[in-house]
RNA sequence: UCCUGCAAAAGGCUAAGUCACCGAAAGGUGGCGGCGCAAAACUACAGGGGCUAAAAGCGGGUUUCCCGCCAGGCCAGCCAGUUGCCAGG
Numbered sequence: 001u002c003c004u005g006c007a008a009a010a011g012g013c014u015a016a017g018u019c020a021c022c023g024a025a026a027g028g029u030g031g032c033g034g035c036g037c038a039a040a041a042c043u044a045c046a047g048g049g050g051c052u053a054a055a056a057g058c059g060g061g062u063u064u065c066c067c068g069c070c071a072g073g074c075c076a077g078c079c080a081g082u083u084g085c086c087a088g089g
Stems, first nucleotide, its partner, number of pairs: 002089004012037002017032006035077001041082003047079002049075003057069005
């Protein structure tokens, strides 16, 4: 430096659910919880993919309003990129 993750050590993270708070929502933060994870660490317009649509904008309508579209809002526990612990080869 590369490959592998059956066993072990030190440890780490924490799905669903639930409580509180923030948010229009997606979702986030913290507590409990623990499905799981060898990258479940970091990176989100300027790689792919997915979620949401309050406001603004655009389009439409039965026009004090309603419907649709729209991301610079989100998701890294979807793929990806970057870095990296332990053990073995």
Record summary:
The RNA shown here (c-di-GMP-I riboswitch aptamer) has 89 nucleotides and comes from Firmicutes bacterium UBA911. The prediction has a mean pLDDT of 85. The model forms 95% of the base pairs in the Rfam consensus. It was read from a public genome assembly, where an Rfam model found it.